[in-house]
RNAcentral holds the sequence, with entries from ENA. Predicted 3D model of a 73-nucleotide RNA (transfer RNA) from a Longimicrobiaceae bacterium. The prediction has a mean pLDDT of 84. It matches the Rfam family "tRNA". Rfam classes the family as a transfer RNA. Rfam's curators write: Transfer RNA (tRNA) molecules are approximately 80 nucleotides in length. Lineage of the source: Bacteria > Pseudomonadati > Gemmatimonadota > Longimicrobiales > Longimicrobiaceae.
RNA sequence: GCGGCGAUAGCUCAACCGGUAGAGCGCCGGAUUCCAAACCCGGAGGCUGGGGGUUCGACUCCCUCUCGCCGUG
Numbered sequence: 001g002c003g004g005c006g007a008u009a010g011c012u013c014a015a016c017c018g019g020u021a022g023a024g025c026g027c028c029g030g031a032u033u034c035c036a037a038a039c040c041c042g043g044a045g046g047c048u049g050g051g052g053g054u055u056c057g058a059c060u061c062c063c064u065c066u067c068g069c070c071g072u073g
Base pairs, nucleotide, nucleotide: 001072002071003070004069005068006067007066010025011024012023013022019056027043028042029041030040049065050064051063052062053061
């Protein structure tokens, strides 16, 4: 240099053929307990890496940039 894969909640990851984003852990509150842990109930938290395009509608498709991983001359 070229090719491939990836970037989504604090962390690890989902999201069918484009239909408006969810789980586990963590965090906050409650129940329980002498207190705590464990368990149980409830809640908050994301303009989906940046920019642009297509579309009625984009995490999803197209272009470009950045970063990471793998392969290759």